A computed fold for a 475-nucleotide part of an RNA from Testudinibacter crocodili, annotated as small-subunit ribosomal RNA, 3' major domain. Model confidence (mean pLDDT): 86 of 100. Rfam family: Bacterial small subunit ribosomal RNA. The RNAcentral record of the full RNA draws on ENA and SILVA.
Context: one part of a larger RNA
């Protein structure tokens, strides 16, 4: 000097403790194991792998299997040769491909030929989701948004090194104050950026509607106030008072004030740790194939299922189901697109098609809520798995393996066993609504608004973490 301790003192985290709802049971929906299989491609593996790469596997993706095929090759450069390029058509085949025919003349030219593509040949080289992440570089997880890590100089030490970084108060903070053989200083904190919370100016269309008129309807005429859209100030600093405190820095009450003491969020992640993950996004050293471990094509396969496990939606109901009337949203998308309205359908959905590159048309009726009816504790008017029939709909195609739609059918389940998990305020918990991936295909995810609690006496104990100190057969 570290790291360790079932050592000490001090101190924080939804750490515990007070709460409040869930996992664990059951159905299903995902994701791993594992087992099966011609292949069930590969990778993530304790927190930090398991709704994780995958923001979507029917062919494609597609790495894997099984057959059928190519060998300078599916992609790049260079050489020589013929042909423009390219389009139809038959005929074998599961297709790749094979074997014929028919049509075709283009740009720029010193008229030699080039330029682009095609097809034939030779080698030089191409290609590899092959292996090594413990050969590596990017880029990422964690510890941790935890307050720490260090220098330069001076100084103490024979020296490893120490000092500043300890200490007395403070703080979310190595945050500040004050002391001090240190004095200053970097990387971190903080602040400087979005966002949201109040006002003020400006600007008023496609937005808004108090006054005047008008209509079914801000619908038109008018307004320019209100709402909202953006551009740009202003505000909030412990700035004022009081009290505590060392006359310090700072705690604490209080006023004003929309907003108080870091007002709420987000973005930001020090020097490091885990040879921590990724050779399958990219790139890349070394090894390895090279008529295959490269490549094309059809089909399967990743969706398999005695069974273990994460993570999830739905429930077991009356704060409820069901049926009918009715209210209030924010945020995103949209041209091979979103589709209004009117027809047909019991519906998925058609069919027509206005409007719209969108504050103007549309997706778009939010649900939960409220008002009436009805069920009356029952495996039911809960629950909706699972089947058998009809269908719709995208797609060359829905058998293997797609969503959704009607009739019928109506399983398990009656609040879950040690255990375990989330969350301190617009949070929990509870309702829908959207987008991105997408021809189709979410219970995931990522946004969004709506409704809206409970408890925190404290830090004794569990986990993690920082500062100081002790002890060590550790390095």
């Nucleotide at each position: 000097u570290g790291a360790c301790g079932g050592g000490g003192g001090c101190c924080c985290g939804c750490a515990c403790a007070a709460g409040c709802g869930g996992u664990g049971g059951a159905g299903c929906a995902u994701g791993u194991g594992g087992u099966u299989u011609a292949a069930u491609u590969c990778g993530a593996u304790g927190c930090a792998a398991c709704g994780c790469g995958a923001a979507g596997a029917a062919c494609c993706u597609u790495a894997c299997c099984u057959a059928c095929u190519c060998u300078u090759g599916a992609c790049a450069u260079c050489c020589u040769a013929a042909g423009a390029a390219g389009a139809g058509c038959u005929c074998a085949g599961a297709g790749a491909u094979g074997a014929g025919c028919u049509u075709g003349u283009g740009c720029c030219u010193u008229c030699g030929g080039g330029a682009a593509c095609u097809u034939a040949g030779a080698g030089a080289c191409a290609g590899g989701u092959g292996c090594u992440g413990c050969a590596u570089g990017g880029c990422u997880g964690u510890c941790g948004u935890c307050a720490g890590c260090u220098c330069g100089u001076g100084u103490u030490g024979u020296g490893a090194a120490a000092u500043g970084u300890u200490g007395g108060g403070u703080u979310a903070a190595g945050u500040c104050c004050c002391g001090c053989a240190a004095c200053g200083a970097g990387c971190g904190c903080a602040a400087c950026c979005c966002c949201u919370a109040u006002c003020c100016u400006u600007u008023g269309u496609u937005g808004c509607c108090a006054u005047c008129a008008u209509u079914g309807a801000g619908u038109u005429g008018g307004g320019a106030a209100c709402u909202c859209a953006a551009a740009g100030g202003a505000g909030a600093c412990u700035g004022c008072c009081g009290g505590u405190g060392a006359c310090a820095a700072a705690c604490c009450g209080g006023a004003g004030g929309a907003a108080g003491g870091u007002g709420g969020g987000g973005a930001u992640g020090a020097c490091g740790u885990c040879a921590a993950g990724u050779c399958a996004u990219c790139a890349u050293g070394g090894c390895c194939c090279u008529u295959a471990c490269g490549a094309g094509u059809a089909g399967g396969g990743c969706u398999a299922c005695a069974c273990a496990c994460g993570u999830g939606c739905u429930a077991c109901a009356a704060u409820g189901g069901c049926g009918u009337a009715u209210a209030c949203a924010g945020a995103g998308g949209g041209a091979g697109g979103c589709g209004a309205g009117c027809c047909a359908g019991c519906g998925a959905u058609g069919g027509u098609g206005a409007g719209c590159g969108a504050a103007u048309c549309u997706c778009u009726u939010a649900a939960a809520g409220u008002g009436c009816g009805u069920c009356g504790u029952a495996g039911u008017c809960c629950g909706g798995a699972u089947u058998g029939g009809a269908g719709u709909c995208u797609g060359c195609a829905a058998c293997u393996c797609g969503a959704c739609u009607c009739c019928a059918u109506g399983a398990a389940g009656u609040c879950g066993g040690a255990a375990u998990c989330g969350c301190u305020a617009g949070u929990a918990a509870u309702c829908g609504c959207a987008a991105a991936u997408c021809a189709g295909a979410a219970u995931g995810u990522u946004g969004c608004g709506g409704u809206g609690a409970a408890u925190a006496c404290g830090u004794u104990c569990c986990c993690g973490g920082g500062c100081c100190u002790u002890g060590u057969a550790c390095a």